Overview: Predicted 3D model of a 75-nucleotide RNA (transfer RNA) from a Candidatus Omnitrophota bacterium. It matches the Rfam family "tRNA". Rfam classes the family as a transfer RNA.
[in-house]
RNA sequence: GCUGGCGUGGCUCAACGGUAGAGCAGCGCAUUCGUAAUGCGCAGGUUGGUGGUUCGAUUCCACUCGCCAGCUCCA
Numbered sequence: 001g002c003u004g005g006c007g008u009g010g011c012u013c014a015a016c017g018g019u020a021g022a023g024c025a026g027c028g029c030a031u032u033c034g035u036a037a038u039g040c041g042c043a044g045g046u047u048g049g050u051g052g053u054u055c056g057a058u059u060c061c062a063c064u065c066g067c068c069a070g071c072u073c074c075a
Base pairs, nucleotide, nucleotide: 001071002070003069004068005067006066007065010024011023012022013021018055026042027041028040029039030038048064049063050062051061052060
């Protein structure tokens, strides 16, 4: 340099172009003599960035940044 994959709450991951969700972690309540467990609820997100297409983009396109893998050239 070329090719491919990945980037979404604190962590691990979902999401036919049509309300961004789950599990764990956190907080509150219930339960218990108390704790753990369990149940119910709450909070937490500029979907890496910029632009484009579209009535509408996490999703499609371009560029770009970071990480991973493979290939190749020069010195």